This is a predicted structure of a 76-nucleotide RNA (c-di-GMP-I riboswitch aptamer) from Pengzhenrongella frigida.
[in-house]
RNA sequence: CAGCGAGAAGUGCAAACCCGCCGCGAGGCGGGGACGCAAAGCCACGGGACCCACCAGGGCCAGCCGGGCUGCCGAA
Numbered sequence: 001c002a003g004c005g006a007g008a009a010g011u012g013c014a015a016a017c018c019c020g021c022c023g024c025g026a027g028g029c030g031g032g033g034a035c036g037c038a039a040a041g042c043c044a045c046g047g048g049a050c051c052c053a054c055c056a057g058g059g060c061c062a063g064c065c066g067g068g069c070u071g072c073c074g075a076a
């Protein structure tokens, strides 16, 4: 440096659900809470799910998969 990921250590995030606020909605933000996660950090680039719309189209999900960028630790 690359790969890999422990019944290691330190550290981090936080599903469902509940409360408040925002949004037509998918969903988002804050608080509580932990099912999980070694990128569950960031990016809608490809696929996909979902929402709105008569259509054209617009949106949402990074905790669905792939890809890109960045990053903590170090046993086999």
Stems, first nucleotide, its partner, number of pairs: 004074002012037002017032006035063001041069003045066003048061001050059003
Of the family's consensus pairs, 95% are formed in the model.